[in-house]
RNA sequence: GCCCCGGUAGCUCAACGGAUAGAGCGACACUCUUCUAAAGUGUAGGUUGUGUGUUCGAGUCACACCCGGGGCA
Numbered sequence: 001g002c003c004c005c006g007g008u009a010g011c012u013c014a015a016c017g018g019a020u021a022g023a024g025c026g027a028c029a030c031u032c033u034u035c036u037a038a039a040g041u042g043u044a045g046g047u048u049g050u051g052u053g054u055u056c057g058a059g060u061c062a063c064a065c066c067c068g069g070g071g072c073a
C1' cells in the first nucleotide's frame, strides 16, 4: 500500500430501511430473610466511532475519514 471483518448502555451482544434502539450480566431501589446470599419486582443508563450524502423515513444503504482485528505484498 491493497483486500476482508468489526465499532450500538459499564461489559457481552441483538435489532427486514418503518411505531418509543432492546436482551443478558453489572449498578441502584424495593420485596423476602434475624443478617447475608439466592430468588422476585422495579428504576436509571444510548451523539448507534466521526462527517457528508441517498430516502417520506437510516443502527441498517453509499462515500470519505478514525479506531481495533485478520490476510496478502
Stems, first nucleotide, its partner, number of pairs: 001072007010025004018056001027043005049065005

Model confidence (mean pLDDT): 81 of 100. Transfer RNA from a Candidatus Berkelbacteria bacterium, 73 nucleotides, folded computationally. The sequence was found in a public genome assembly. Rfam family: tRNA. By type it is a transfer RNA.